About this RNA:
A computed fold for a 72-nucleotide RNA from a Fidelibacterota bacterium, annotated as transfer RNA. It matches the Rfam family "tRNA". Rfam's curators write: Transfer RNA (tRNA) molecules are approximately 80 nucleotides in length. Lineage of the source: Bacteria > Pseudomonadati > Fidelibacterota.
RNA sequence: GGGCUCGUAGUUCAAUGGAUAGAAUAGGGGAUUCCUAAUCCCUAGAUGCAGGUUCGAUUCCUGUCGAGCCUA
Numbered sequence: 001g002g003g004c005u006c007g008u009a010g011u012u013c014a015a016u017g018g019a020u021a022g023a024a025u026a027g028g029g030g031a032u033u034c035c036u037a038a039u040c041c042c043u044a045g046a047u048g049c050a051g052g053u054u055c056g057a058u059u060c061c062u063g064u065c066g067a068g069c070c071u072a
Base pairs, nucleotide, nucleotide: 001071002070003069004068005067006066007065010025011024012023013022018055027043028042029041030040031039048064049063050062051061052060
C1' cells in the first nucleotide's frame, strides 16, 4: 500500500429500515439494618465523525478516524 471484521451508557452486550435505542453491572437518591454487606424501589447516562439514499437509518451506500486480523 491492498483486503476483511468491528466501533452503541463508565464497563460487558442487545436492537427485522418504523416503540420514548433495551438489559446486566457500575454511579446517584431512598427504604430496610445498631452499622456494613445483601435485598427492594426510584433516578441520570450512549449509536466514532461527515455526507448520501429513504416518508423514516444503530441498521443500507460513500468518505474519513480509531482498533484488530490477513496479505505484499